[in-house]
RNA sequence: GGCUCUUUAGCUCAGUGGAAGAGCAGACGACUCAUAAUCGUUUGGUCGUUGGUUCAAAUCCAACAAGAGCCA
Numbered sequence: 001g002g003c004u005c006u007u008u009a010g011c012u013c014a015g016u017g018g019a020a021g022a023g024c025a026g027a028c029g030a031c032u033c034a035u036a037a038u039c040g041u042u043u044g045g046u047c048g049u050u051g052g053u054u055c056a057a058a059u060c061c062a063a064c065a066a067g068a069g070c071c072a
Stems, first nucleotide, its partner, number of pairs: 001071007010024004018055001026042005048064005
């Protein structure tokens, strides 16, 4: 330098056009003499950035950024 893949909650990841979820973590409560475990409720998101397509974009297209890999 060329090509491919990844980027979504504090962490690990789902979500292939109708507008975002799970587990863990955090908070509160139940249980217990108390703690842990368990159970219930709940907080937390400019979906990497900027544009484009569309009635509508996390999702499709382009550029850029970061990371990983292959080739040279």
A computed fold for a 72-nucleotide RNA from endosymbiont of Sipalinus gigas, annotated as transfer RNA. The sequence is in RNAcentral, with records from ENA and Rfam. Its Rfam family is "tRNA". Rfam describes the family as follows. Transfer RNA (tRNA) molecules are approximately 80 nucleotides in length.